[in-house]
RNA sequence: GCCUCCAUAACUCAAUGGUAGAGUAGAUGCCUUUUAAGCAUCAAACCUCGGUCCGAUUCCGAGUGGAGGCA
Numbered sequence: 001g002c003c004u005c006c007a008u009a010a011c012u013c014a015a016u017g018g019u020a021g022a023g024u025a026g027a028u029g030c031c032u033u034u035u036a037a038g039c040a041u042c043a044a045a046c047c048u049c050g051g052u053c054c055g056a057u058u059c060c061g062a063g064u065g066g067a068g069g070c071a
Stems, first nucleotide, its partner, number of pairs: 001070007010024004018054001026042005047063005
């Protein structure tokens, strides 16, 4: 330099173009003599900028970052 793949919650992962979910972690409460476990509730995210579309996490382009391959 070229090619391919990836980017969603603190972490690990989902999500036919039509309300962004789960597990773990966190907070609060219940239970318990206390802790742990258990139960209930709560908060938390679509890498950035454009385009297409009635509507974009999803499709397209550019960029940024990461991983791999070739030279």